This is a predicted structure of a 154-nucleotide RNA (glmS glucosamine-6-phosphate activated ribozyme aptamer) from Clostridium collagenovorans DSM 3089. RNAcentral holds the sequence, with entries from Rfam and Ribocentre. Rfam family: glmS glucosamine-6-phosphate activated ribozyme aptamer. Rfam classes the family as a riboswitch. The model forms 88% of the base pairs in the Rfam consensus. Model confidence (mean pLDDT): 80 of 100.

Order: sequence, then structure tokens, then C1' cells
RNA sequence: UUUUUAAGUAUAGCGCCAGAGGUUAUAAACUUUAUAACCUGACGAGGAUGAGGAGUAUCGAAAAUUCGGCGGGUGCCUCACCCUAUGACACUAGGGAAAACGAUUAGCAAAACUAGGAAGUGAUUCUUAGGACAAAUCUAAUCAGGUGUUAACU
Repeated sequence: UUUUUAAGUAUAGCGCCAGAGGUUAUAAACUUUAUAACCUGACGAGGAUGAGGAGUAUCGAAAAUUCGGCGGGUGCCUCACCCUAUGACACUAGGGAAAACGAUUAGCAAAACUAGGAAGUGAUUCUUAGGACAAAUCUAAUCAGGUGUUAACU
């Protein structure tokens, strides 16, 4: 250094790289080409009943390659289970510790940035400190709040 085994922790803007771009070396060509190796390739908030299905699946931030591609995915659809909508039933709509669609008000970040440190020939990578700034199908409060039959209360 590589491989195998075991255990633990963390991770769905999660993982990977063959297009693209960049660095180094070599060789020709005259600042381009080829080969090899390497580097980049999503900043957080938010999201999990089970099974199946399809498949570019919420929100904003950023000096925007955070481009492009592949895989995956808490989202979506159908069914099932258990619940909510004054008690019961049916329909309808919704929820998976919450529960009509919604409206109003308020609230919450990390990168980027600045100043350093470490590694590397380099592209670049990791990390410390500082001070911020969002939106939402998120959180909180308020308003509003099913249809039919029937029961109880007023």
C1' cells in the first nucleotide's frame, strides 16, 4: 500500500464519473494537439406505517460546472392497516402523533465572505475563528371549518 473479516459512528443536495473544464509530466507542434496520472463535479432547512407501481420528488441561499450523465432517495399514485373531522353509521376529505382546502401574523440555516492553520509541484482538499443574511407542503399562534340520517344537550 492492497485485499478480506468483524464492530461502531455518520450520511439522501445522498453516492459515483465516462461528457465538460482544470493541473502536472512527456512528446511534437508554436500556445494548440496527443498520452498518462491527478483535481472539480450541491450550501443548508425539510421530509420515513406496510406492500406494489411509476419515476427530472419540497424550500430557499450562493462570486451559479450547484453544467451534463448514472445510481439511489423519506415525496407522488393505488391498495391495505390504524386513526381524525361533536356521539353513531354511511359518504367525502384528510392524518401516520398527526389530521378540510386555506387565510393572517411571527420565527428558524449553512456554505459563500473575512482572517488564519495543515497537506500537495499544482489544480485543489481538510480544518479553526469571526460576523451575518432565507424561504417553504417546516414550527407556533389566531381566524375559519364537511354532506346525509339519527342520538344527546341548549